[in-house]
Context: one part of a larger RNA
């Protein structure tokens, strides 16, 4: 390498967009590059295999000959692939209405109410907080805590809320406007293969991190401090500082998981549950869908089993991306990026 694989054993790229490339719907047409057929020259040492024939008990030797098969030139064929010109709708796709939604990020209503927390008054007086086997340390007579009233800030949206929604993925939740994207239905009309995938590439990427400027309630790495303990750099408890927010701009990673790359097409049923359509009906409720999405259960079928079964882990085709024993190791070296932190890419000696 091949060959076998990749839900959980080693292995699906975090996610998309696209370039070469790879594959590619239905009918006619020209051509003949591929491919097929005849022939043509010429190559495949020697030996081996295979056939004839000797020597020979055999192994082994010799001789004949074929048979496979590169390559150059030529004839001929047109299913298939390629290609040319015509044409078609079903695969894509756009136009019309129409609908669902935490799909986005910005801007503004100097927007909303609960809450915690600090400040100001006010009543009131000795506790109050904590945790728990049990207290301390901490706050409080300079008047806490409880309430009452006003006010400052800043963060996050209770209920609804749901094995509901939405988005390519990270991910997204008070309300209201604008502005921007994608799904999905219906009916018709358009264009006619425009399609799938996608090495590189460019974007987007939770959290934590990192610069430069704000913000800072609440929680809280590091930190102090009291508990516990044989000791306690913890667990519990009082504080408490980056950071958690907000603009710009860097990182680029995570059990980025459905641990299941993406696109078609086909394969038994059954029950929810969002959307859209249709029927009935004053409406609700209700039936019915060859539509889209989202669950469970199960049959064949698949698995090494557990599972998984139309949202496959089945049947099948294209295409990309990985894997190859366990440590050494995501480690060293070097190169690319990054401000660094670190990421990418990725070994070997040696050992079991």
């Nucleotide at each position: 390498c091949u060959g076998g694989g990749u839900g959980u054993a080693a292995a699906g790229g975090g996610c998309g967009u696209g370039u070469a490339g790879g594959c590619g719907g239905a009918a006619a047409u020209g051509c003949a590059a591929g491919u097929c057929u005849a022939a043509u020259g010429u190559g495949g040492a020697a030996u081996u295999c295979c056939c004839u024939g000797g020597g020979c008990u055999a192994a082994c030797c010799c001789c004949u000959g074929a048979a496979c098969u590169g390559c150059u030139u030529u004839u001929g064929a047109u299913a298939c692939u390629g290609u040319u010109u015509c044409c078609c709708u079903u695969g894509a796709g756009u136009u019309u209405c129409g609908c669902a939604a935490a799909a986005g990020g910005u801007c503004g209503g100097c927007g909303g109410g609960a809450a915690u927390u600090c400040c100001u008054a006010g009543u009131g007086u000795a506790g109050c907080g904590g945790g728990g086997g049990a207290a301390a340390g901490g706050c409080g007579u300079a008047g806490a805590u409880a309430u009452u009233a006003g006010g400052a800030g800043g963060a996050a949206c209770a209920c609804c809320a749901g094995u509901g929604g939405c988005g390519a993925a990270g991910g997204c939740g008070g309300c209201c406007u604008g502005c921007u994207g994608g799904a999905c239905g219906a009916c018709a009309a358009c264009u006619g293969a425009c399609g799938c995938u996608g090495a590189g590439g460019c974007g987007c990427g939770a959290a934590a991190g990192c610069g430069u400027g704000g913000g800072g309630a609440g929680c809280a790495a590091a930190c102090a401090g009291g508990a516990u303990u044989a000791g306690a750099u913890a667990c519990c408890c009082u504080g408490g500082u980056a950071g958690u927010c907000c603009a710009c701009g860097c990182u680029g990673u995570a059990a980025a998981c459905g641990a299941u790359g993406a696109a078609u097409a086909c394969u038994a049923g059954g029950u929810g549950u969002g959307g859209g359509g249709g029927g009935a009906c004053u409406g609700a409720c209700c039936c019915c869908u060859u539509c889209c999405g989202u669950g469970c259960c199960g049959c064949a079928g698949c698995u090494a089993a557990c599972a998984c079964a139309a949202u496959a882990a089945g049947u099948a085709u294209u295409c990309c991306a990985c894997c190859u024993g366990g440590g050494g190791a995501g480690u060293a070296c070097g190169a690319u990026c990054g401000c660094a932190a670190g990421a990418u890419u990725g070994a070997a000696a040696c050992u079991c």